[in-house]
A computed fold for a 75-nucleotide RNA from an Acidobacteriota bacterium, annotated as transfer RNA. The sequence was found in a public genome assembly. Model confidence (mean pLDDT): 81 of 100. It matches the Rfam family "tRNA". It is annotated as a transfer RNA. From the family's description: Transfer RNA (tRNA) molecules are approximately 80 nucleotides in length. The source organism's lineage runs through Bacteria, Pseudomonadati and Acidobacteriota.

């Protein structure tokens, strides 16, 4: 330098043009001598930035940024 995937809650992660599932974690409860582990309830998303398109965008197009694999080049 080129190509390709990815960026969603503290972690991990699914999603698709019509206000975003689940697990883990944390908080509260039941159980326990006390904790663990079960179980029952709760909170928690500017969905990487900017801009476009659309009645509406996380979702589609641009452009930038970080991260991963690869593939040239120099050394």
């Nucleotide at each position: 330098g080129g190509a390709c995937g990815g960026g969603u809650a503290g972690c991990c992660a699914a999603g698709u043009g019509g206000u975003a599932a689940g697990g883990c974690a944390u908080c509260g409860g039941c159980c326990u001598g006390c904790a663990a582990a079960g179980c029952c309830g709760a909170u928690c998303a500017u969905c990487a930035u900017g801009g476009g398109u659309u009645c509406g965008a996380u979702u589609c197009c641009c452009a930038u940024c970080c991260c991963g694999u690869c593939c040239u080049c120099c050394a």